A computed fold for a 71-nucleotide RNA from Pendulispora brunnea, annotated as transfer RNA.
RNAcentral holds the sequence, with entries from ENA.
Taxonomically the source falls in Pendulispora (Bacteria, Pseudomonadati, Myxococcota, Myxococcia).

[in-house]
RNA sequence: GCGGACAUCGUUCAACGGUAGGACCGCAGCCUUCCAAGCUGCCGAUGCGGGUUCGAUUCCCACUGUCCGCU
Numbered sequence: 001g002c003g004g005a006c007a008u009c010g011u012u013c014a015a016c017g018g019u020a021g022g023a024c025c026g027c028a029g030c031c032u033u034c035c036a037a038g039c040u041g042c043c044g045a046u047g048c049g050g051g052u053u054c055g056a057u058u059c060c061c062a063c064u065g066u067c068c069g070c071u
Base pairs, nucleotide, nucleotide: 001070002069003068004067005066006065007064010024011023012022013021018054026042027041028040029039030038047063049061050060051059
């Protein structure tokens, strides 16, 4: 230099173009003499910029970052 894959809550993993969801962690409550465990609830996210579309996490382009391959 060229090509490819990937980017979603703090972490990890989902999501036919139609309300972004689960698990763990965190917080609160219940339970318990207390703690742990258990039960219930809450908080929290689509890398950045455009395009297509009535509507984009999803499709297209560029950028950024990570990884892989070629040279």